[in-house]
């Protein structure tokens, strides 16, 4: 002094003086007073929940998420330890990490073949014609060992083998499968023995398997108060049914009036209703929900952590065009400069991202500072 | 606050179930045609698909993550 990794912790204090919001008592109703006032991310609204409302005979398909294995937690796609695989020289670090011999699809472009695989080139037999031979040309076949193509081409190597060739045969790797022993709650690890010799990638395409989810969000919801136009315009349906309870469908239960067209039934048609949708009108309010809660701080125990229990003690924002701020003094950090051997002084400067809105637990994301740790280069 | 869309050239919109260099039309630049202009013919510039990862051989297109915009919500009901 470069370059990198990692886990928490901090986010300034103190006093004056001026303001703001809320509470709580005073009180002459004009005012004073005393306490208390933003955050690690209040941010994104990405995921779990409490609470609230609807709807809660039943059952089916759709749909959305999760995805190594053991824990943790109110739950969660979160956290924690271990397994596997990958990356970094290293500290460390990353995996949407079930299945691709259930199935379907896709693999451009090259290329002979891109998947129940394939013979372009080249090797090799037969055969025919040619030719004096070598050899050359058709034509049947064989054949992944070499070559070319690609992101990817049926496994490496050696030795046998054959007409030339291959797991076609053997040895030995390397993967896969099946059995047994051992170890581990397991994921999974090691060990032997056999096997066919080998099975392309993509499931962040549909899809198979396990597991999980009712549907709206404090502008939920509940009480008052005001205004206006309980207007009006289509369209369904009041009927085997259609619409609603029921929230994306389906089955299936439940529930819905009167008049007419003679008249029952079947169709139709008005009225009233109910439903959706749209014109058109009015407000821009008050109260509560609202903050003590899965709640913070110490201690001690149990667990390798996550995390639990027990004791012990504090009250800690509730605004609603929306308060939490402004200056000025001294400390403290941090960076420059100047003195000094050196602790130190002096004198400038500087402090980020960013601001609650019903609460909580993660994620993500933006941000200054501190700390410990790694590897590389200089100097003593 | 709360639920939902959408970002592609200077605008307005394509681009199959992922395939080689991402198109069109308006506009823009130049030449041509006319007496001039416009119409019309010819040619041409202009995108790192908002931004950053990831999957995969390959990503506008699947997935995540951020960032900008933008609609909807009260009562008569």
């Nucleotide at each position: 002094g470069g370059a990198g990794g990692g886990a928490g912790c901090c986010u300034g204090g103190c006093g004056g003086c001026c303001g703001c919001u809320g509470u709580c008592g005073c009180u002459a109703c004009a005012g004073a007073g005393a306490c208390a006032g933003a955050g690690g991310a209040a941010a994104g609204u990405c995921c779990g929940g409490a609470c609230a409302c609807c709807a809660c005979a039943g059952g089916g398909c759709a749909g959305g998420g999760a995805g190594g294995u053991c824990g943790c937690u109110a739950a969660c796609g979160g956290c924690g330890a271990c397994c596997g695989g990958g990356g970094g020289c290293g500290a460390c670090c990353c995996c949407a990490g079930g299945g691709a011999c259930a199935g379907g699809g896709c693999c451009a472009c090259a290329g002979a073949a891109a998947u129940g695989a394939u013979a372009c080139c080249g090797c090799c037999u037969c055969c025919g014609c040619u030719g004096a031979a070598a050899g050359g040309c058709a034509g049947a076949g064989g054949u992944a060992a070499g070559g070319g193509u690609g992101a990817a081409a049926u496994g490496g190597c050696a030795g046998g083998g054959u007409a030339a060739g291959a797991g076609c045969c053997u040895a030995c790797c390397a993967g896969c499968c099946u059995g047994c022993c051992g170890g581990g709650u397991g994921a999974c690890c090691g060990g032997c023995a056999g096997g066919g010799c080998u099975u392309g990638g993509c499931a962040a395409c549909c899809c198979c398997c396990u597991c999980c989810c009712g549907g709206u969000g404090c502008a939920a919801g509940g009480c008052c108060a005001a205004a206006u136009a309980g207007g009006u315009u289509g369209c369904g349906c009041u009927u085997c049914a259609a619409g609603g309870a029921c929230g994306g469908c389906c089955c299936g239960u439940c529930u819905u009036u009167u008049u007419u067209c003679c008249g029952c039934a079947a169709g139709g048609a008005a009225a009233g209703g109910c439903g959706c949708a749209g014109c058109g009108g009015g407000u821009u309010g008050g109260c509560u929900g609202c903050u003590c809660g899965a709640g913070g701080g110490c201690c001690g125990c149990g667990g390798c952590a996550a995390c639990g229990c027990g004791g012990u003690u504090c009250c800690c924002a509730g605004a609603u065009g929306a308060a939490u701020g402004g200056c000025c003094g001294c400390c403290g950090c941090c960076c420059c400069g100047g003195a000094g051997c050196a602790a130190u002084c002096c004198g400038g400067g500087g402090a980020a991202c960013a601001g609650a809105a019903u609460c909580c637990g993660g994620c993500u994301u933006a941000u200054g500072g501190c700390c410990c740790c790694u590897c590389c280069g200089g100097c003593g | 606050g709360u639920g939902g869309g959408u970002g592609u050239a200077g605008c307005u919109c394509a681009a199959c179930a992922g395939g080689u260099u991402a198109g069109a039309g308006c506009a823009c630049u130049g030449g041509g045609u006319u007496g001039u202009g416009g119409c019309c013919c010819c040619a041409g510039a202009g995108g790192c698909u908002g931004u950053g990862g990831g999957u995969u051989c390959g990503a506008g297109u699947c997935c995540c993550a951020u960032c900008a915009c933008u609609c909807a919500c009260c009562c008569c009901a």

Two RNAs folded together computationally: RNase P RNA and transfer RNA, 457 nucleotides in total. Rfam match: Bacterial RNase P class A. By type it is a ribozyme. Model confidence (mean pLDDT): 75 of 100.